[in-house]
Molecule: Lysine riboswitch aptamer
RNA sequence: CGCUGAGAUAGAGGCGCGGCCGACAUGAGUAGCUCCCCAUACAGAGCCCGGGCGGGGCGGGGAGGGAAGGGGGAGGCCGCCGAGGGGACGGAGCGGCCCGGCUUCGCCGCCCGGUCCGCCGAAGAACAUCCGGCGGACUGUCGCAGGAAUGCGGAGCGCUGUCCAGGCG
Numbered sequence: 001c002g003c004u005g006a007g008a009u010a011g012a013g014g015c016g017c018g019g020c021c022g023a024c025a026u027g028a029g030u031a032g033c034u035c036c037c038c039a040u041a042c043a044g045a046g047c048c049c050g051g052g053c054g055g056g057g058c059g060g061g062g063a064g065g066g067a068a069g070g071g072g073g074a075g076g077c078c079g080c081c082g083a084g085g086g087g088a089c090g091g092a093g094c095g096g097c098c099c100g101g102c103u104u105c106g107c108c109g110c111c112c113g114g115u116c117c118g119c120c121g122a123a124g125a126a127c128a129u130c131c132g133g134c135g136g137a138c139u140g141u142c143g144c145a146g147g148a149a150u151g152c153g154g155a156g157c158g159c160u161g162u163c164c165a166g167g168c169g
Stems, first nucleotide, its partner, number of pairs: 001169004007163005014081001016080006024072001033064006046058004050099004084112003087108001089106006113139009123129001141154005
């Protein structure tokens, strides 16, 4: 000096990620409430309360008045760039028990570079929203090929800059 490179640190991707606030819309003229009319023995069956067990509930119409939780939310603010999301397992909760589901905490490099669109499925009152799978497009990055255009491939355990222990020449 060159190559490699554990580690430290600073960054990039862009309809980027997460959290909080949020008028309002939806839910819904629904639930529950009040009044009136009609019907109405009991039990069973049937139906409803996510499924099972257990338990409970239950007619129709009109008038008046009439919600809320959860989910969404233009935009703003904050924190960020494995940001974060999902999944497995374990704990707690969801007013009888179990299962499912949901919420939450812990834990595991188990999966996913990012966004958008379509289809299918889960959640959901929902055609909103959201999560997963598959397919497609765009895009950042690195590698390979190429003069280039571009093509192919990889994954964030990545990529770029700087510093630098160690190793090799």